[in-house]
RNA sequence: GGUUCGAAAAGGCAAACUGCCCGAAAGGGCAGGACGCAAAGCUGUGGGUCUAAGGUCAUCGACUAGGAUCGUCAGGUUGCCGAA
Repeated sequence: GGUUCGAAAAGGCAAACUGCCCGAAAGGGCAGGACGCAAAGCUGUGGGUCUAAGGUCAUCGACUAGGAUCGUCAGGUUGCCGAA
């Protein structure tokens, strides 16, 4: 120095909820707020899940992703510190 790993230290992020805004919705953004997180940084590549404007069948309704979810599971990629 690197890999694995995660004691300590310095920090980081921010669930639910509330307010405002965007969106058909799922959901997202900003502010407050902390449930938690060693990648809870980035990425929609694969699976899963959610929504259904539009479309299709039909006329009870159902199906459908070009939408969404990275705090659903992985993959890719970048990174702070350095005990056992």

Overview:
Predicted 3D model of an 84-nucleotide RNA (c-di-GMP-I riboswitch aptamer) from a Bacillota bacterium. The prediction has a mean pLDDT of 89. Rfam family: c-di-GMP-I riboswitch aptamer. Rfam's curators write: GEMM was predicted in a large-scale screen for bacterial structured RNA regulatory elements.